[in-house]
A computed fold for a 75-nucleotide RNA from a Candidatus Micrarchaeota archaeon, annotated as transfer RNA. The sequence was found in a public genome assembly. It matches the Rfam family "tRNA". The family's RNA type in Rfam is transfer RNA. From the family's description: Transfer RNA (tRNA) molecules are approximately 80 nucleotides in length.

RNA sequence: GCUCCGAUAGUCUAGCCCGGUCAAGGACGCGGCCCUCUCAAGGCUGUAACCCGGGUUCAAAUCCCGGCCGGAGCA
Numbered sequence: 001g002c003u004c005c006g007a008u009a010g011u012c013u014a015g016c017c018c019g020g021u022c023a024a025g026g027a028c029g030c031g032g033c034c035c036u037c038u039c040a041a042g043g044c045u046g047u048a049a050c051c052c053g054g055g056u057u058c059a060a061a062u063c064c065c066g067g068c069c070g071g072a073g074c075a
Stems, first nucleotide, its partner, number of pairs: 001074006010028004020058001029047006051067005
């Protein structure tokens, strides 16, 4: 230098290929309430995310282009 893969809450992860509902879903964590003599467990509830910039579109986490970061391969 070239090619490919990855990036989504505090952590892990689904959704992306094939654009569209409601509030981007789930688990753990954390807060509140219930339960309990208390704690744990359990139940209910809240919390918080699409790497950055641009483009296409009525509509982008998703498609296209560029960039940063991480990984793999080739030279």